[in-house]
Context: one part of a larger RNA
RNA sequence: AAUGAACGUUGGCGGCGUGGAUUAGGCAUGCAAGUCGAGCGAGAACCUGUGGAUUGAAGCUUCGGCCGAUUGAAUCAGGGGACAGCGGCGUAAGGGAGAGUAACGCGUGGAUACCUACCCCCGGAUUCGGGAUAGCCGCGGGAAACUGCGGGUAAUACCGGAUAACGUCUACGGACCAAAGCUCCGGCGUCCGGGGACGGGUCCGCGUCCUAUUAGCUUGUUGGUGGGGUAAUGGCCUACCAAGGCUGCGAUGGGUACCGGGCGUGAGAGCGUGGCCCGGCUCACUGGGACUGAGACACUGCCCAGACACCUACGGGUGGCUGCAGUCGAGAAUCUUCGGCAAUGGACGCAAGUCUGACCGAGCGACGCCGCGUGCGGGAUGAAGGCCUUCGGGUUGUAAACCGCUGUCAGAGGGAAGGAAAUUUUGACCGAACCUCAGAGGAAGUACGGGCUAAGUUCGUGCCAGCAGCCGCGGUAAGACGAACCGUACAAACGUUAUUC
Numbered sequence: 001a002a003u004g005a006a007c008g009u010u011g012g013c014g015g016c017g018u019g020g021a022u023u024a025g026g027c028a029u030g031c032a033a034g035u036c037g038a039g040c041g042a043g044a045a046c047c048u049g050u051g052g053a054u055u056g057a058a059g060c061u062u063c064g065g066c067c068g069a070u071u072g073a074a075u076c077a078g079g080g081g082a083c084a085g086c087g088g089c090g091u092a093a094g095g096g097a098g099a100g101u102a103a104c105g106c107g108u109g110g111a112u113a114c115c116u117a118c119c120c121c122c123g124g125a126u127u128c129g130g131g132a133u134a135g136c137c138g139c140g141g142g143a144a145a146c147u148g149c150g151g152g153u154a155a156u157a158c159c160g161g162a163u164a165a166c167g168u169c170u171a172c173g174g175a176c177c178a179a180a181g182c183u184c185c186g187g188c189g190u191c192c193g194g195g196g197a198c199g200g201g202u203c204c205g206c207g208u209c210c211u212a213u214u215a216g217c218u219u220g221u222u223g224g225u226g227g228g229g230u231a232a233u234g235g236c237c238u239a240c241c242a243a244g245g246c247u248g249c250g251a252u253g254g255g256u257a258c259c260g261g262g263c264g265u266g267a268g269a270g271c272g273u274g275g276c277c278c279g280g281c282u283c284a285c286u287g288g289g290a291c292u293g294a295g296a297c298a299c300u301g302c303c304c305a306g307a308c309a310c311c312u313a314c315g316g317g318u319g320g321c322u323g324c325a326g327u328c329g330a331g332a333a334u335c336u337u338c339g340g341c342a343a344u345g346g347a348c349g350c351a352a353g354u355c356u357g358a359c360c361g362a363g364c365g366a367c368g369c370c371g372c373g374u375g376c377g378g379g380a381u382g383a384a385g386g387c388c389u390u391c392g393g394g395u396u397g398u399a400a401a402c403c404g405c406u407g408u409c410a411g412a413g414g415g416a417a418g419g420a421a422a423u424u425u426u427g428a429c430c431g432a433a434c435c436u437c438a439g440a441g442g443a444a445g446u447a448c449g450g451g452c453u454a455a456g457u458u459c460g461u462g463c464c465a466g467c468a469g470c471c472g473c474g475g476u477a478a479g480a481c482g483a484a485c486c487g488u489a490c491a492a493a494c495g496u497u498a499u500u501c
Base pairs, nucleotide, nucleotide: 001500002499003498005497006496007495008494009493012372013371014370015369016368017367018365019364025328026327027326029325030324031323034089035088036087039086040085046079047078048077049076059066060065096283097282098281105208106207107206108205109204110203111202112201114200115199119196120195121194122193123192124191125190126189127161128160129159130158136151137150138149139148140147141146167176168175169174181188182187209255210254211253216246217245218244221243222242223241224240225239226238227237228236258280259279260278261277262273263272264271265270285306286305287304288303289302308319309318310317311316336362338361339360340359344358345356346355347354348353375405376404377403378402385396386395387394388393409442411437412436413435414434418430419429445490446489447488448487449486450471451470452469456485457484458483459482460481466473467472
């Protein structure tokens, strides 16, 4: 000098930052990924019309009824669109954490045998058919989670035929491969091929901690051939063949650790470090596995095993906060179960818009940095009180009182630019300038005073009680312990501890 700090005493305001470093320990509750009706079928409440079953006022009555205001069911048609379903896109991003990893993981510089949804550009195509299945209806099983059978239905869901090149394969003869429609009529889509952009995969040179009280390690091991596999190279996998490969320039083993941009310190070289922010990697209760997909071996998807927890009718099921808040535990120690989509960004949608604990804000903590304030001027019988005293006085000290003034901050009442970019509209939250009001009122402590080291006297204590970073103080006059007064330093902080240079 520094810190994601903690502890002690103290504590006025604001701005900007920052805040689970330990148990990658366990988690109640809510929210954190949906969206599209301009892909599809169906469709509740409700509304309008149709319809007239029912209800039956008043009047008349020969008491049997007549007339029928009014009530308005079923049905049908139209509107309406909740809930659920099929389908598409998204859910691989964004957000969190650092357990693992000493590795092509990261950094840097190269390489290519590869892929790339959405987006942009260009060339072509968009034809003819088919069978299902959810929803729905009917009948069941189960405590539940959920699930069975039968009937029947739609599509931009699924399948077949056609067409087929500047595509793929090729033995160069040829062979093979696609599609989907919707519409508010403006468009939006679909398929094949080429290019771009963006993003990724893979490989290589160099760099990347400690330990030799770890000296040898290796059998898919090292190389080749055939085959398989992948988007793609490759022992990546497999069969066979050869016997190689690494190592004192430290292999192998052990320990520790995510890496970088950076950050701290330092004149620099260096040393230490990797929290916040950005890039990369890895992980998602523990271990394993694949499916779907342009992309995952997938945080809030699936399957299996395990531990743990919960529900149960005991047959069986359910769950995964290292998302945002919050809770328990452990700990010296780390926050609100807040507001909003107004802005920026993202998903879906033609759009309107919906969703978004990303984000933007507010809240809490002197945790850090910075700024401001706690008044200003006058005021000597140098008051009282305190402390000291050689008892004369000295000091606290212009300090206070007292007189005059000001109005920062905080407070009260107005104000409203701006954050909003846009013709209009749109602010959760914040709020500049400016105006008015009152009144010194609401705002100072902490550590230290033997030397190092700025600042000393008195009393108490008596090697006790205690202090202490080092040297060292204390055993009867202690400038070093405790208190008081006074002083010194810094100041909304001041000290202590820990750690780095």
Predicted 3D model of a 501-nucleotide part of an RNA (small-subunit ribosomal RNA, 5' domain) from an uncultured prokaryote.
The coordinates come from a structure-prediction model, not an experiment, and the mean pLDDT is 86.
It matches the Rfam family "Bacterial small subunit ribosomal RNA". Rfam links the family to the GO terms ribosome and structural constituent of ribosome.
The RNAcentral record of the full RNA draws on ENA.